[in-house]
RNA sequence: AUAACGGAGAGUUUGAUCCUGGCUCAGGACGAACGCUGGCGGCGUGCCUAACACAUGCAAGUCGAGCGGGAACAGGUCUCGCUUCGGGAGAGCGUAGCAACUGGCGGACGGGUGAGUAACACGUAGGCAAUCUGCCUUCGUAGUGACGGGGAUAACCCUGGGAAACCGGGGCUAAUACCGGAUAAUGAUCACGUAUAAUGCACGUUGAAGCUGUGAUCUAAAGCUGGUGCUCAGGAUCUGCGCCUAGGAUGGGCCUGCGUCCCAUUAGCUAGGUUGGUGGGGUAAUGGCCCACCAAGGCGACGAUGGGUAGCCGGCCUGAGAGGGUGUCCGGCCACACUGGGACUGAGACACGGCCCAGACUCCUACGGGAGGCAGCAGUGAGGAAUAUUGCGCAAUGGGCGAAAGCCUGACCCAGCGACGCCGCGUGGGUGAUGAAGGCCUUCGGGUCGUAAACCCCUGUCGAAGGGGAAGAAACGCUCGGACGUAAUAGGUCCGUGGCUUGACGGUACCCCAGGAGGAAGCACCGGCUAACUCCGUGCCAGCAGCCGCGGUAAUACGGAGGGUGCAAGCGUUGUCCGGAAUUACUGGGCGUAAAGGGCGCGUAGGCGGGUCUAGGUAAGUCAGAUGUGAAAGCCCACGAGCUCAACUCGGGAACUGCCUCUGAUACUGCCUGAUCUUGAGUAUAGGUAGAGGGUAGCGGAAUUCCCGGUGUAGCGGUGAAAUGCGUAGAUAUCGGGAGGAACACCGGUGGCGAAGGCGGCUACCUGGCCCAAUACUGACGCUGAGGCGCGAAAGCGUGGGGAGCAAACAGGAUUAGAUACCCUGGUAGUCCACGCCGUAAACGAUGGGCACUAGGUGUUGGCGGAUUUCGACCCCUGUCAGUGCCGCAGCUAACGCAUUAAGUGCCCCGCCUGGGGAGUACGGUCGCAAGGUUGAAACUCAAAGGAAUUGACGGGGGCCCGCACAAGCGGUGGAGCAUGUGGUUUAAUUCGAUGCAACGCGAAGAACCUUACCUGGGCUUGACAUGCUGGAUGAACAGCUCCGAGAGAUGAGAGUCCCCUCUUCGGAGAGCUCAUGCACAGGUGCUGCAUGGCUGUCGUCAGCUCGUGUCGUGAGAUGUUGGGUUAAGUCCCGCAACGAGCGCAACCCCUGCCCUUAGUUGCCAGCAGGUAAUGGUCGGGCACUCUAAGGGGACUGCCGGCGAUAAGCCGGAGGAAGGUGGGGAUGACGUCAAGUCAUCAUGGCCCUUACGUCCAGGGCUACACACGUGCUACAAUGGCCGGUACAGCGGGCUGCGAACGCCGCGAGGUGGAGCCAAUCCCUAAAAACCGGUCUCAGUUCGGAUUGCAGUCUGCAACUCGACUGCAUGAAGCCGGAAUCGCUAGUAAUCGCGGAUCAGCAUGCCGCGGUGAAUACGUUCCCGGGCCUUGUACACACCGCCCGUCACGCCAUGGGAGUCGGCUGCACCCGAAGUCGCUGGCCCAACCCGCAAGGGAGGGAGGCGCCGAAGGUGAGGCCGAUGACUGGGGCGAAGUCGUAACAAGGUAGCCGUACCGGAAGGUGCGGCUGGAUCACCUCCUUU
Repeated sequence: AUAACGGAGAGUUUGAUCCUGGCUCAGGACGAACGCUGGCGGCGUGCCUAACACAUGCAAGUCGAGCGGGAACAGGUCUCGCUUCGGGAGAGCGUAGCAACUGGCGGACGGGUGAGUAACACGUAGGCAAUCUGCCUUCGUAGUGACGGGGAUAACCCUGGGAAACCGGGGCUAAUACCGGAUAAUGAUCACGUAUAAUGCACGUUGAAGCUGUGAUCUAAAGCUGGUGCUCAGGAUCUGCGCCUAGGAUGGGCCUGCGUCCCAUUAGCUAGGUUGGUGGGGUAAUGGCCCACCAAGGCGACGAUGGGUAGCCGGCCUGAGAGGGUGUCCGGCCACACUGGGACUGAGACACGGCCCAGACUCCUACGGGAGGCAGCAGUGAGGAAUAUUGCGCAAUGGGCGAAAGCCUGACCCAGCGACGCCGCGUGGGUGAUGAAGGCCUUCGGGUCGUAAACCCCUGUCGAAGGGGAAGAAACGCUCGGACGUAAUAGGUCCGUGGCUUGACGGUACCCCAGGAGGAAGCACCGGCUAACUCCGUGCCAGCAGCCGCGGUAAUACGGAGGGUGCAAGCGUUGUCCGGAAUUACUGGGCGUAAAGGGCGCGUAGGCGGGUCUAGGUAAGUCAGAUGUGAAAGCCCACGAGCUCAACUCGGGAACUGCCUCUGAUACUGCCUGAUCUUGAGUAUAGGUAGAGGGUAGCGGAAUUCCCGGUGUAGCGGUGAAAUGCGUAGAUAUCGGGAGGAACACCGGUGGCGAAGGCGGCUACCUGGCCCAAUACUGACGCUGAGGCGCGAAAGCGUGGGGAGCAAACAGGAUUAGAUACCCUGGUAGUCCACGCCGUAAACGAUGGGCACUAGGUGUUGGCGGAUUUCGACCCCUGUCAGUGCCGCAGCUAACGCAUUAAGUGCCCCGCCUGGGGAGUACGGUCGCAAGGUUGAAACUCAAAGGAAUUGACGGGGGCCCGCACAAGCGGUGGAGCAUGUGGUUUAAUUCGAUGCAACGCGAAGAACCUUACCUGGGCUUGACAUGCUGGAUGAACAGCUCCGAGAGAUGAGAGUCCCCUCUUCGGAGAGCUCAUGCACAGGUGCUGCAUGGCUGUCGUCAGCUCGUGUCGUGAGAUGUUGGGUUAAGUCCCGCAACGAGCGCAACCCCUGCCCUUAGUUGCCAGCAGGUAAUGGUCGGGCACUCUAAGGGGACUGCCGGCGAUAAGCCGGAGGAAGGUGGGGAUGACGUCAAGUCAUCAUGGCCCUUACGUCCAGGGCUACACACGUGCUACAAUGGCCGGUACAGCGGGCUGCGAACGCCGCGAGGUGGAGCCAAUCCCUAAAAACCGGUCUCAGUUCGGAUUGCAGUCUGCAACUCGACUGCAUGAAGCCGGAAUCGCUAGUAAUCGCGGAUCAGCAUGCCGCGGUGAAUACGUUCCCGGGCCUUGUACACACCGCCCGUCACGCCAUGGGAGUCGGCUGCACCCGAAGUCGCUGGCCCAACCCGCAAGGGAGGGAGGCGCCGAAGGUGAGGCCGAUGACUGGGGCGAAGUCGUAACAAGGUAGCCGUACCGGAAGGUGCGGCUGGAUCACCUCCUUU
C1' cells in the first nucleotide's frame, strides 16, 4: 500500500512537400535447426518428419490362508572309489518355498500416440421422474453361518495324430469352480389404498419420498486361516478374511442450452428411416437405436448439404488492452493400438502387450500348415535440417495380488547423453610510464592498442589431488504395556514403549586441507535505420544486401588488417508466432479527386422508428445483491518458507473478467393491454398554378436530295494547295411543278419537367408526378432496404417495313519516308418505324437514401401574401413556401475545395474499399440468338503504384516587352584560284589537345635545325637538372684545338696545356671544384580536366539572383520580387503584409568631344624683327594659337510648354561644344554546361626507373582521291594601267632603327654610314582621293594561279620545307544552287599605316587613322532572352517522358486428343467372422416324470434366413499430377518497326459499343471534362 502501473517509433515513392498506401527494421518468444566457439554447477527439457517397418531384452501379475497336487526347479540335512576345491552326482526326509493345472482378483488401471474426428468430440452451465457402479465405506448396519443335496472337469495316468503350433480318444479326482431345492426383510419387482409436493399457459399428465396392509415372484460359498478349551475326529465357539442384501461415496452412461476454423466459384439437402405417430423389439437406461403399420413431414441465407483443414480444454507466447497466434512439457477430457469388421468375458471393453474373420506385410516350415503386431522402456533401420542409454533400483512415492511376510511394477525414483532452455559462478585482484617491444595509422611532429603487458605485491571461487561426511527412513515385522473386542488372561485391531532391520542415487551434497594465477573467451557487428572508422587489396570484377542500396581506380557498404561497438559460455544466422500494423479499425479506419456510392426506382425479409396518460402489466435487455460453480498446476501478491543466492520447490492469499439459479430495482429499450394526441405520414375540396413528364393519332412550314419542265452556258465542286468526282448526252446557277424521308431554326435562358436514362414544331385524346393556399379528415399508417421485380443513352442482335440527309466498313484522290489516318470525292450496314432481345457508359455532382440542427448576401423559376400606388393593374418595394445558380462565415478537408442543394454537426438503414501489376483476366456458375454481361481468383512479379499542392523546366499554350531576332537596307560567304585550320585518308611518324552555338587563321604573338612533345638510327644510367650522405681518388676541371670511324658538334679513344682559398709543426688538415663508386633520390609534354587549384569560354552587360525580420501556409514554399505606370535597367514612382538589406544595374575609373588654369622643349609661330634668289620656325624672339600633359569647369530632365495621377517619367522647345546613358572602353551578379585546360603553371592518386628518363643526327608535324570552316585575290570601266599632285594617326628603334636618295643593281637588294637611347634622328612612302592620259566590254591592258629560268636576303644550313625580286608562262573565274553571315553612324563598305611574335617567314592576330553611306513601316513570322499567366504523366527537366506488335532468353500459369492417381455418392453381384431369429432330423452329466429303458424342459453342433467388412462390375462427381500442341502474362543495361499518350502532344483526351488495321491504333454513334486557347452570353465580387 489500489494483491490496479500503463500505449515511443524509424527507413523507403518526390527536385522538394503534405497526404494516401504498401514493403522493411528495431522488441519479445521457441520442443528448434545450422555456423563459429566452448570452463563449472543446479533445475528443466529432448522424433514437430514415416499413425514408416522393427532384431533383442524387459514393460502384469499375484494369491498354497479357495482346491486337486507333488518334484520338474530351489533350500536345508545325509552319503560318495567324483573334484580343477568353485563345485558335481545320488538317496531318503520333512518343510511345503512351488512349475503346470483348477479357482479368485487384477490384465478396462498405470504407460504411449494424435491417425481419425467440425462431432454433444471438447469447454461451460444444467438435466436423468430414463440409468449402472467391482474394490472402498456405513461408531464393525441388517442378514447368513449345522437348511439340505447333486453331477462333472482340468491337472494326472494310458493312448493316437502332427515337422511344429497344437489337437483328438479312454480313465481317475477336488474346490470359495458348476447345478437344483428350502429359508428371508426395514430389500427388489408388480398390483391395489391415501395424500401432497413437482411439472405444465391450461384441460391435464407423471407420480418420488412417506404411511399402512395384502398377495405373487426373486437372491446365499453350511467357504478358508488362526486361536481356545471342550469333545473325540463329525463338530462347537471366538477372531480375521470372505459371501448375500440395502444405503452412502466414488467412477461411468445418456440428454439439453450456449460457445467452438476456412470456402457460397458448395444453395438447396433428406424419403431403401428421412420427420412425426401407434404398437413392438432391444439396452443398465431415453430414443427410428431397430422393426411393422400410418401420416407427409424435417433442415436451410441466423448458412442446411458438400468440400478443405484440425484432437478439444486448463493453459502457453505476444499485446497497454481489446485482440491475435498456439495446444510441446504438466494437468482434465476424447479418440486410437498393423488396416477394416465383429462379438465374447466381465462391475467395467467391443479390450495396446485378449479372442474370431478379412486384408497388406514380415518370419518359421518336413509345403500339409503355423507364428507375429514397440503410437510401453531402451534400442535398430528408414525418413529428415533435427531430437538421447539396448543404464541402476524398487531405497522413496504410487499401483496389482496377498491375512501377512512378500512378489510384480521400463509407473516411478535416480543416473547417462545434448549450451536445447532458464538460473548462478568463474576465467583473477592491486600496483605499475621509459607511456617498452611489436602491430596499425600518420600532416613524419606524432597518435593509438595502453595500465593493457612486463615487473612488484596479493587472493584462492571453480576445476584437479587427498581426507572427513549428511539429510532423504517413516514404517512393516519382532518385544513389552494399555484399551477395544470376546465366554476368554487366545488370536486380532488401535495407542504407546524398547531395541533390531531397510539407500538405487553414492562416498553424492556439504565441510576441511596443501600447493599454485597456475587449467578456463568467444561471437557478431561498425553507410543510414543502429552503438561503433581508418589503412591496404579489388575495379559494375570478385562480392555484399533486412529495406534503402553499395562495387565502373582514393569503397567508413566487397576481402584482409589495425582500432572500435555490442553481447558473453555463448554469439550470430535461418524458420515460425505476436507486436510495431489504427495495414480488417469492437475498443479504433474509410469511400468528391488517393482503393472505395450499386445506372435508377418499386418493394420482401431484416434493421431502425413520434407525443401524452411521469397509464397499467411483464421483467427479455439493463442495474444491484446473494448462493453455487469456475479442478489442481500456471499467471499475480509491499505474504511467508526451503535449497548459500537465483532458477526451482513448498504453504497461504488473491484472481480466474465466465455460466446457472434466486432475490430485488423498473428510469431507459423491448414485449403485452387500454385510452388518447397531431407535429411524422397520408386523404379530401366541381380549390388553384406552371411544365420539352409519358403514350397514341392527326396536321404544318423551312431546308437537303431526287424527278419533270423552262431560262441559260462552260464550267461546277473541293482544298493549305490539289486531285478523284460531276458537266456540251447541257452540269453548277436560276424559275415553276412534283415525290419522299428525317429533323423541328428563331423563342431558348447555369429556364422548365422527370427516379434515373432522358424530354423541344402545332393540335386533340389518354395518362403519371410535383408545387401553392385554406380548411376538414385518418391517427404513426413511418424510414431504409440483402435477395427479388421493373425501368435503363448509344452501339449491337432477330423479324418485317422504310431509307431524304448523314455515315463505321469499303473504294478512289491527296498528304507522307510510309499513311491501313487526319483532308477530299463517293458509299453500305446503321441512323427512322413496329414487335422482341441486349443491360452496358466519364449511366458524373466521379458526392446512396431519409430526418433534424448550424451566420449571411445576391440572382432566377413556380405559387401565395403584405405594403405602396392607382380608376384598376403591371413595373417597383417587401415577406413566405417549393425548386434551381453564384459568393461567403463558423466548421470540415492531405490539399484542392465543400459550406442550409454540406464534403459541417448528429441519428437510422443499404452498397462498397484494404499496395501496384497479373486482371475485371482464367476456371466454374448464371443470363444472352450472338456480341457479350454478371459473379470473380491464383501462381508469378515490383518498392512502389497513387492524390493534392510547390518550385522549376518545357509547350507546334496565351499576354506584355526587349535584342541587327525578323523586316527595311548595304556588303559578304556558299561557285573560282590560292592561303590557312579541321575531318578523313595515308605514313616509320604524319606528336598532342580543342568538336553544335561556345572546335575548325583555335592553344601556335610566327614547325627549315632548334622549337618538338612524334618516327628511324646511334649513345648514357645517381643520370641533361636539385639537395644530401658514405668511403675513396685526382690535381685538375671547364672551355678550346687535332685525329679515328657511313655520318654527327652526342659518344668513345688518344695527345698537349693545366688549380684556387684558409690554417700549418711544411708532413699535412679543412673547405670548394672535379672524377669514379655506392645510397637517398632525380626525371617523365606518361594516365586521370569525371579526383583538383588556378585561369578561361558560354548563356550575357541579359536584368536578374538573394538575405534578415515580420506575415501567410500543416508543409515544400509564398509574400517582399506580384499589380498600375515608367525605364536601357528589379531604373524610378504609386499601390500593397510587408519593412529593410546585400550581390548585380547605374554612378565612381580610362579614352574621346567644348572651355579654362598651370607649364612651354625636342612641339608651335599670331604679332615684331633678322636671313635666303626663293621656299622653309631657318634665326632673334615669343608661348598668343595648335599641340603636349597635369588639374579644373561643364549636362542635372536644371529651365519652359504639353501629356501623365499633382508622381515617376515621356514628348516638344530654349540655351549649349555636347541633351536625356553624348560616343567608346574597362567592369561580367546567383548560377548553368561533371563546358575547356593534368601539354602554361600548380597538384592528389596511379604508372615508368640501363627507361614512358636523358643526349644526338636525320626525318616528320608541310603527306593528298576527297569533304568542311575561316580568309585573301578576283571576275572588272564607281575599273585596270601610266604619269603627276595632296592630306594622317597609333606605334617601334642599341645584337636596334638606319637618313641622304651619295654610289651599284631593271629590281629584291647591296654598299655606305650622318643622326638618334629619340615630341629632336630613323622606320616614313601613307593609300584610296584629286589632275591628266590610255584601255572600250574582250576571258580582255580584267584576273593572277601554275610552271620554267635567273636572282636577292636571313640563317651553320632554304632538297624535303622560307620570304622576296626580275623575265617568261598566263589556269580557274564573267558575281556564284539549296542555304547562310556581318552591320543602325563616323557604323557598314572601302583605303592604306603601325605593332607583337620574329635570324628569316602573315592573306592571320592586335591596333591606327583616311574616305564615308543606305535603311528601320513595323513586331505577324524565324532565332535568343526577360516578366506574368496556363497545361504537364517532364525534374538527367522535350536532345524529356512514353505505348503496342515483332525477335531472343528465363519463369509461373490457362486451354488441350488424352494418360495416371486419390477421394467420394449411386446401382448391382459376391459375402468371411459374428450377434440375432428359425430349425424336421442329429448330439447332450446336473432339473422333472420314470424301477429301468426312455421321455420332457433346456442346451449344443449342423442347416436356413436378415444384417454384414473386404472384394468385384457399371455409369458418374470432385480433386491432383502429367500431355504433342496452343493462348495470353510477368521479368530481362544498351535488338526491330513505328509515335498512340503526357503541352492544344501537333487530329484535345477519355468512357461504352461496333467495324477495320503489322503495331501502337483509326473511324462511326452516343456520352463525359478529368480539354488548352480566343470570342460571346449569363452569373458573381469590388468600385

Model confidence (mean pLDDT): 81 of 100.
A computed fold for a 1583-nucleotide RNA from a Candidatus Zhuqueibacterota bacterium, annotated as small-subunit ribosomal RNA.
The sequence is in RNAcentral, with records from ENA and SILVA.